[in-house]
Context: one part of a larger RNA
């Protein structure tokens, strides 16, 4: 150092036991988020309308013509489906055609008719050459400049029957042409248009019918209608009276007379009932009630017609045009509905024109399908430099044009007015027009002057220098100009960024919009109306704003972890009853954060600053005391003013100091006061004017809202400094999904519809796009299955992001699954949707 052996000790693995922990699921308890979905809609949670539930079925189809694209057969062609035609055929399907027809292979031109070709130059794949630089070849396709057919205008040599025929031109005309073919058949997505045309729904319109058992009227036949009243005409009998005739008292029963039963209708109660007794009754009460009654039955009139004592009423519970049945799934620019899932992009509400404003084409935004270049070409919601356009903010108005205020000056003219004059086209004065130079304020339709934003062009090889041609332009002019050569010029002619640049086809939705800052019209104003730019909501969720479409931060796959934004940190309620320094006291009612949910004007000796002008140890301020005189009762006025009704002056003396007076008083006086002076006291004293809290101003109707709760050296306001909290934002891992780069095979089976790697990126309404689930039928291939398929129930079972798929168990008793095609009457929460059931 090695090897054995004993012992602990560590590790592993397997079973056990014990603790602890985590993760499911089930119950209850707490706490936190959480408005009902569907629809129009600028916007629903809505006091906007639909919807008790549950099953069933229930809505972009299918066809002709086109059109883009994408496949498939073929190719100067092509196409069975017209007609034959045989066999193992039994053929809707095979096979075959001299051919006929479609479309294509040639265009123009009303028409008669006439009738096209290998050009150039730029940019190119390919292929040769070549060490390389450079060169050649030049396909598809853009791009340009010729050329050419035919039509049209114009020109006309030459021929010719004299009516044509027509050569080389010319044209900034027209055209859906040629230029060495690309078509034709068919499928399939998507989209127009005609068909019921996604679905469900009218108010209308037409055609043929059936209907007067209701009701309307009209003819014909039947039936029906108390009691009581007034009491017409005739008739009788009497009285008067010559007479006509009158007048009494009866009788008699006339009336669209009257009162009232049945009948017949229907006023009032606006009773009663009002899922009744009744899709019009019942009680009461009313109007009629011999007539223009009312009532069986028959018959007559029919739907733009009928009948109407007329109400547009009635005509079988219908009527300002009945009802059946067809036209017809009638047509709506209108309502309402419209079924499985994931992944990627993702709007508009604007322009233009319409019998157009509830539509619609049309541009635009947006998605799919492509095609062609790419490492500096090319490009930009960007800056710079040059350079341009242009009349808006301001600014001016002793600068134009419009409007406006004040004086000074003033020769000469105008006009008013006045003096002087008999008058003056004389003189004076005075006020004004007007000049003149000054001053004051103003313009959306003024303007010399002129910003800032913002707008155009332009920063090179398709360029510049120089040089030689062409031309019918164009100049006087080989002058310009364009245009073709040739030859030289690389420092590649600003930044900076780019997740690539141009370019063609097709085609959806939309085309009611609203809202904010800031410009701006109309309007006292508006949560009202109309325009500009920019950003939002619509179409959008998450965090503050308590609450919320639009405001503040910020856009989102599933997750862990850290940091923040906007906004907060007594407590609700995460996180500072932090720090420093001021101001607020507020009893109808302090006062507390952008939109924002409200006060003003004006005031306060409430407070706390500031700014300015004064007094003030030669004693101010304030309080207390003292003097506050005298010419003079100043002049004028006045019935009277003597300091005070009232004018107009406003001196002088003596004082410290006292105004010809600051109130009070009186008939005038007077008498008190102040102004001013001193004393006493002892330091700071007043005066306007300014903004910060805070008070007044400050009244409403259910009780009540800084978000409660409550706060007072705040938890209120105003500077400032840290700490913290805290979103799906940002930063760092992982997984997923989509995009885009790179790489990869031959060895041994399988995947290129693949594997492995890097790196961005992730919202979404209408709408498009791709990729999948899942039903029903048929064809091929391959399972299952009475030793139990299918369905239904049933498990925290299992898998996939999800439509879904798949196990086990238990009901059940005859069928059914998987893949590859094909096809579709293919997928329901809604339609005041249908049917059926609780």
């Nucleotide at each position: 150092g090695a090897a054995c052996c004993u012992a602990g000790c560590a590790c592993g693995u397997a079973c056990c036991g014990u603790c602890u922990c985590a993760g499911c699921a089930u119950g209850u308890c707490c706490c936190c988020g959480g408005c009902c979905c569907a629809u129009c809609u600028u916007g629903a949670a809505a006091c906007a309308c639909c919807a008790a539930c549950c099953a069933a079925g229930g809505a972009g189809u299918c066809u002709g013509a086109c059109a883009u694209g994408c496949g498939u057969g073929u190719g100067a062609g092509u196409c069975a489906a017209c007609g034959g035609g045989c066999c193992a055929g039994g053929a809707a399907a095979c096979c075959c055609g001299u051919a006929a027809g479609g479309c294509g292979u040639a265009a123009g031109g009303a028409a008669g008719c006439u009738g096209a070709u290998u050009g150039g130059c730029g940019g190119g794949a390919u292929c040769c050459c070549u060490c390389a630089c450079a060169g050649g070849u030049g396909c598809a396709c853009c791009a340009u400049c010729g050329a050419u057919c035919g039509a049209c205008c114009u020109u006309g040599a030459u021929c010719u029957u004299c009516u044509g025929a027509g050569a080389a031109g010319g044209g900034u005309u027209c055209a859906a042409g040629u230029a060495c073919g690309a078509g034709c058949a068919u499928g399939c997505c998507u989209g127009u248009c005609g068909g019921g045309a996604c679905u469900c729904g009218a108010a209308a319109g037409a055609u043929g019918g059936u209907g007067a058992a209701c009701u309307a009227u009209g003819c014909c036949u039947g039936a029906g209608c108390a009691a009581g009243g007034c009491g017409a005409a005739g008739c009788c009998a009497g009285a008067a009276g010559a007479a006509a005739c009158u007048c009494u008292g009866g009788u008699g029963g006339a009336g669209g007379c009257c009162c009232g039963c049945a009948g017949c209708g229907a006023u009032a109660c606006u009773g009663a009932c009002g899922u009744g007794c009744a899709a019009a009754u019942c009680a009461u009460u009313c109007a009629u009630c011999u007539a223009a009654c009312u009532u069986g039955g028959g018959u007559a009139u029919a739907a733009g017609g009928g009948u109407g004592a007329a109400a547009g009423a009635c005509u079988a519970a219908u009527c300002g045009a009945a009802c059946c049945a067809u036209c017809u799934a009638g047509u709506a620019g209108c309502u309402g509905g419209u079924u499985c899932u994931u992944u990627c992009c993702g709007a508009a509400g604007u322009u233009u024109c319409c019998c157009u404003u509830a539509g619609g084409a049309u541009a635009g935004c947006u998605g799919g399908a492509g095609c062609c270049c790419c490492c500096g070409u090319c490009g930009a919601g960007u800056u710079c430099u040059a350079u341009u356009g242009g009349g808006u903010a301001a600014a001016g108005c002793c600068a134009a044009u419009g409007a406006u205020u004040a004086g000074a000056g003033g020769c000469a003219u105008c006009a008013a007015g006045g003096g002087u004059g008999c008058a003056a086209u004389g003189c004076c004065c005075u006020c004004g027009a007007c000049c003149u130079a000054u001053u004051c304020u103003c313009a959306a339709a003024c303007u010399u002057u002129a910003a800032a934003u913002a707008g155009g062009u332009a920063g090179g090889a398709c360029g510049g220098c120089a040089u030689g041609g062409c031309u019918g332009c164009u100049u006087c002019a080989u002058u310009g100009a364009g245009c073709c050569g040739u030859g030289c010029c690389a420092u590649g002619g600003a930044a900076u960024c780019g997740a690539g640049a141009g370019c063609u086809c097709c085609a959806a939705g939309u085309g009611g919009g609203c809202c904010a800052u800031u410009u701006u019209u109309g309007g006292u104003a508006a949560g009202c109306a109309a325009a500009a730019c920019u950003g939002g909501c619509g179409a959008u969720g998450c965090g503050g704003g308590a609450u919320g479409a639009a405001u503040c931060a910020g856009a989102a796959g599933u997750u862990g972890g850290g940091u923040u934004a906007c906004g907060g940190u007594g407590c609700c309620c995460a996180a500072u009853u932090a720090u420093g320094c001021a101001c607020u006291a507020a009893c109808c009612c302090a006062g507390a954060a952008c939109c924002c949910a409200c006060a003003a004007a004006g005031g306060g000796u409430g407070u706390u600053g500031g700014u300015c002008g004064a007094u003030u140890a030669a004693g101010a301020c304030a309080g207390c005391a003292g003097g506050a005189c005298g010419g003079u009762g100043g002049u004028c006025a006045u019935g009277g003013a003597a300091g005070u009704c009232g004018a107009a002056a406003u001196u002088c003396g003596c004082u410290a100091a006292g105004g010809a007076g600051u109130g009070u008083g009186u008939a005038a006086c007077a008498a008190c006061u102040c102004a001013c002076c001193u004393g006493u006291c002892a330091a700071a004293u007043c005066a306007a004017c300014u903004a910060g809290c805070c008070c007044c101003a400050a009244a409403a109707a259910u009780g009540g809202a800084u978000g409660g709760c409550g706060c007072u050296u705040a938890a209120g306001c105003g500077c400032a400094u840290g700490a913290c909290c805290u979103a799906u934002a940002c930063c760092c891992g992982a997984c997923c999904g989509u995009c885009g780069g790179g790489g990869c095979a031959a060895g041994g089976g399988c995947c290129a519809g693949g594997c492995c790697u890097c790196g961005a990126u992730g919202a979404a309404u209408a709408g498009g796009a791709g990729g999948g689930c899942a039903c029903g039928a048929c064809g091929g291939u391959c399972a299952c299955c009475g030793u139990a398929a299918a369905a239904c129930u049933u498990g925290a079972g299992g898998c996939a992001c999800g439509a879904g798929c798949u196990c086990g168990a238990a009901u059940g008793g005859a069928g059914c699954g998987a893949c590859c095609a094909u096809c579709g009457g293919u997928g329901c929460a809604g339609a005041u949707a249908u049917u059926g059931g609780u």
The part of an RNA shown here (large-subunit ribosomal RNA, domain II) has 838 nucleotides and comes from Durio zibethinus. Lineage of the source: Eukaryota > Pentapetalae > rosids > Helicteroideae > Durio. It matches the Rfam family "Eukaryotic large subunit ribosomal RNA". Gene Ontology terms of the family: structural constituent of ribosome and ribosome. On this family, see Yusupov et al., Science 2001: "Crystal structure of the ribosome at 5.5 A resolution".